[in-house]
Context: one part of a larger RNA
RNA sequence: CUGGGCGUAAAGCGCGCGUAGGCGGCCUGAUAAGUUGAAUGCAGUUCCUAGGUUGAGCCCAGGGCUUUCACCGUUUGAAACUGUUUAACUAGAUUGUGGUAGAGGAGAGUUGAAUUUCAUGUGUAGCGGUGAAAUGCGUAGAUAUCUGAAGGAACACCAGUGGCGAAGGCGGCUCUCUGGACCAACACUGACGGUGUGGUGCGAAAGCGUGGGGAGCGAACGGGAUUAGAUACCCCGGUAGUCCACGCCGUAAACGAUGUCAACUAACUGUUGGGCGGGUUUCCGCUUAGUGGUGCAGCUAACGCAAUAAAAGUUCUCCGCCUGGGGAGUACGGUCGCAAGAUUAAAACUC
Numbered sequence: 001c002u003g004g005g006c007g008u009a010a011a012g013c014g015c016g017c018g019u020a021g022g023c024g025g026c027c028u029g030a031u032a033a034g035u036u037g038a039a040u041g042c043a044g045u046u047c048c049u050a051g052g053u054u055g056a057g058c059c060c061a062g063g064g065c066u067u068u069c070a071c072c073g074u075u076u077g078a079a080a081c082u083g084u085u086u087a088a089c090u091a092g093a094u095u096g097u098g099g100u101a102g103a104g105g106a107g108a109g110u111u112g113a114a115u116u117u118c119a120u121g122u123g124u125a126g127c128g129g130u131g132a133a134a135u136g137c138g139u140a141g142a143u144a145u146c147u148g149a150a151g152g153a154a155c156a157c158c159a160g161u162g163g164c165g166a167a168g169g170c171g172g173c174u175c176u177c178u179g180g181a182c183c184a185a186c187a188c189u190g191a192c193g194g195u196g197u198g199g200u201g202c203g204a205a206a207g208c209g210u211g212g213g214g215a216g217c218g219a220a221c222g223g224g225a226u227u228a229g230a231u232a233c234c235c236c237g238g239u240a241g242u243c244c245a246c247g248c249c250g251u252a253a254a255c256g257a258u259g260u261c262a263a264c265u266a267a268c269u270g271u272u273g274g275g276c277g278g279g280u281u282u283c284c285g286c287u288u289a290g291u292g293g294u295g296c297a298g299c300u301a302a303c304g305c306a307a308u309a310a311a312a313g314u315u316c317u318c319c320g321c322c323u324g325g326g327g328a329g330u331a332c333g334g335u336c337g338c339a340a341g342a343u344u345a346a347a348a349c350u351c
Base pairs, nucleotide, nucleotide: 004322005321006320007303008302012319014202015201016200017199021195023193025089029085030084031083033082034081035078036077037076038075039074040073041072047063048062049061051059052058092192093189095187096186097184098183099182100181104178105177106176107175108174109173110172116150117149118148119147121145122144126137127136163170164169207248208247209246210245211244212243216242217241221237222236223235224234259318262315263314264313267294268293269292270291271290272289273288274287275286276285277284278283298305299304324351325350326349333344334343335342336341
């Protein structure tokens, strides 16, 4: 490189937006770049026979150079398909009108329960903790209980194989700003599309920088136990951190371990949001967009996938990735970062 692959064996970038590129609906005319038919092959070279130069190279004369195929050039045709161009179309894709649901995002404000601490009151000897204990707290009055205050963080029930979001993720309540989705009937634009190397933005937790904040929890650390030991599991404490603002980091079993777009392919049963029709009190039927369970064909090494038909089926577009185990996601170099490190990424050697 080819071939074959990527749910679990090696392999889908964590997720979007989008440049180049390759790919692209239906119809009319033109064109002839791709495609395709036919015809044709100067001179020179090569080959043969002589000649010139001492010989060769080289030069020169004559002859030969058939047929078919391929390549290439020229000439002349074809016009289905691809391309280019022209005029139109509406099934893809936008937009408008009217509705609907939602923890989608950002900012501001705010409620109640609980924990802790503080200040009193009541009250007296224990509390706490465990498998059992001890460290710890408590006669300087704890625990318990009542009242009041402070402060931070998280939002019980509702809550649901429920909802929203591209993914990460999102959950008390109110307000302001704001993104997307879905449905119904019409109307508008008229292929404006899909993918996407590079690029660019977002991206849990932990971690980093500066400044705040600090109730609970709690790496590190200290103590008590357990144990042969116990740098642990259990217990008592407890600093970073967890929270806020701004700026970095750019990674996760970032998982559906399943890239994106499109088309086509038995059934059955729940559930969420719309619409239509029939009953009108619950309800029933049809349709549409999600979200679960079972299951045929087909697929799969098997497990399993299979109205989430947006499949792991049958096709199709473009991108990414894999090529025995270890060495190694390491070294070196480059790029990025304050650092931690991230990213790109080998080889020797070995089985």

The part of an RNA shown here (small-subunit ribosomal RNA, central domain) has 351 nucleotides and comes from an uncultured prokaryote. The coordinates come from a structure-prediction model, not an experiment, and the mean pLDDT is 83.